Record summary:
This is a predicted structure of a 544-nucleotide part of an RNA (small-subunit ribosomal RNA, 5' domain) from an uncultured bacterium.
Context: one part of a larger RNA
């Protein structure tokens, strides 16, 4: 010089945009809200309110609320999204390959297929236990829950045969036997079938099984690449390997028996110490150093430590057990609990914001959809934290006014600077207008695809109306008065732009380094003038 997630008893301080904001203690956490959601799988099923009836005037009943609200079975989501950086020097990360060693719900594409039983169980009712979190028995009952049985082209196991191919463990056909699946809900229809209805029929959508292939997203395996310390030199027993077997979705000591005695290592192992990796970021002419906030990919981890279970996926932040620490409740028998999610609060500190608004958009879960859920995100709000932009006014205007300061006392400076005139009129202020961000949903016709010339659903246009902005009466744009409301900070001995007077007299000070100050200090402190940058300027810190 540049840079900065910066900070400060530092001094000052108009607005805008657009951005970052706990770098410390992965410290404890009060409160609210972060993950629901489907009645078009399924049983059950209110109440206020409101009419009408009776009525002993207490109040009953019947009809709407309404198959709503509400728990409960179930299926999908909760393995995404948000958070943090403790742990890790490792195939965790980047790169490049590999898997003839693997798995992949939702999605798309092609084939087939959904046939006939069955027994239960939550919810309710009832009876107990518990202070309470909770629990137990016994009765009832539904399903796309939970299960027998058929059916198997094609897949996948075991067993027998036989054949092509590969470096290779293998791979890819082929036959024959044996074990393996499923649901049903909704809309329309009378064409077939039964027909008394129009469903057990028949069609269309969704869904469900099964097998192939893609899509995505994962698992593992390997070459190379990125810290320090030799004042760490020897390290290992499941170690290294083979061989039989468990185990995974797979390879493999993973794991386990028996076998052998091996495997790493000065090209730096083991050990310690320190660290999330990268894209990037900062700095440099590079090179190369540092450095890894914001964004974006990957990895780790959710109060400590383990461990499973459910699932496609997890050893799962707002799931579970066990233990431990801590904190709350208790009727002392027992129990809750987990912000390194959005806000917040104590504490830590030089130091880091609001317990805000809305789902309007863009994304995500669920649902056929309407819609519900989203502290993700959109947006406000706080702080000059950064960066960028604008203003604090323009033009005339010397008798070079006063006053200040300096003087050789003559003047010189401040200084066209003020007053003073003439105009502007951005931003604050008033005052009227008024927004993009909205594409979409619903409902009607018509017109095309699929379909059967039907329904149904999709797509296109066109009309209606009704639904729909948090931001925000904001931005924007006109008007109105007015120059009025808005300039500081550092510095002048060299480096280094910018000098004189007063004080003080090795003192009180300064000081980034060289150094100033012991009576004329351009180096202290003050003024006056000058330089620098400006809504900032100084000063620490850090890195080039």
């Nucleotide at each position: 010089g540049a840079a900065c997630g910066a900070a400060c008893u530092g001094c000052u301080g108009g607005c805008g945009g657009c951005g970052u904001a706990c770098u410390u203690a992965a410290c404890a956490c009060a409160u609210g809200c972060a993950a629901g959601u489907c009645g078009g799988a399924c049983g059950a099923g209110a109440a206020a309110g409101g009419a009408g009836a009776c009525u002993u005037c207490g109040g009953u009943c019947u009809c709407u609320g309404a198959g709503u609200a509400u728990a409960g079975u179930g299926g999908c989501g909760c393995a995404c999204g948000g958070g943090u950086g403790c742990g890790u020097a490792a195939c965790a990360c980047g790169u490049a390959a590999g898997c003839a060693a693997u798995c992949u719900a939702c999605c798309c594409c092609g084939a087939a297929c959904c046939c006939u039983g069955g027994g239960a169980u939550a919810a309710c009712c009832c009876u107990c236990c518990g202070a309470a979190a909770g629990g137990a028995g016994g009765g009832c009952u539904a399903a796309u829950a939970c299960u027998g049985g058929a059916u198997a082209g094609g897949g996948u196991c075991c067993c027998c045969g036989a054949g092509g191919u590969g470096u290779a463990g293998g791979c890819c056909g082929c036959g024959g036997g044996g074990g393996g699946a499923a649901a049903a809900c909704g809309g329309g229809c009378c064409u077939c079938u039964g027909u008394u209805u129009c469903a057990u029929g028949c069609u269309c959508g969704u869904g469900g099984u099964u097998c192939g292939g893609g899509a995505u997203g994962a698992g593992c395996u390997u070459g190379c690449g990125g810290c320090c310390c030799a004042u760490u030199a020897g390290c290992u027993g499941g170690u290294u390997g083979g061989u039989a077997g468990g185990g995974u979705a797979a390879c493999g000591g993973c794991c386990u028996a028996c076998c052998a005695a091996g495997g790493c290592u000065a090209c730096g192992a083991u050990g310690g110490g320190u660290a999330g990796c990268u894209g990037g970021u900062c700095u440099g002419a590079g090179a190369g150093g540092a450095u890894g906030a914001u964004c974006a990919g990957c990895c780790a981890c959710a109060c400590u430590g383990g461990c499973a279970c459910u699932g496609a996926g997890a050893c799962a932040c707002g799931g579970g057990c066990c233990a431990g620490a801590c904190u709350c409740c208790u009727a002392c028998g027992g129990g809750a609990g987990g912000c390194a999610g959005c806000a917040g609060u104590g504490g830590g500190g030089a130091a880091u914001u609001u317990u805000g608004c809305g789902c309007a958009a863009u994304g995500g879960g669920c649902g056929a959809a309407a819609g519900c859920c989203u502290g993700a995100c959109g947006c406000a709000g706080u702080a000059a934290c950064g960066c960028c932009g604008c203003g604090u006014g323009g033009a005339g205007g010397a008798u070079g006014a006063a006053g200040g300061c300096c003087u050789u006392c003559g003047g010189g400076u401040u200084g066209u600077a003020a007053a003073c005139u003439c105009c502007u009129g951005u931003c604050a202020g008033g005052a009227g207008g008024a927004a993009c961000g909205a594409c979409g949903g619903g409902g009607a016709a018509a017109g095309g695809g699929u379909g059967a010339c039907a329904a149904a659903u999709c797509c296109u246009u066109u009309c209606c109306u009704c639904c729909a902005g948090a931001c925000g009466g904001u931005a924007c744009c006109u008007c109105c008065a007015a120059a009025g409301g808005a300039a500081g900070c550092c510095c002048c001995g060299g480096c280094u732009a910018a000098c004189u007077c007063u004080g003080u007299g090795c003192c009180a000070g300064c000081a980034g380094c060289c150094g100033c100050g012991g009576u004329a200090a351009u180096a202290c402190a003050g003024a006056g003038g000058g330089g620098g940058c400006a809504a900032g300027c100084g000063u620490u810190g850090u890195u080039c």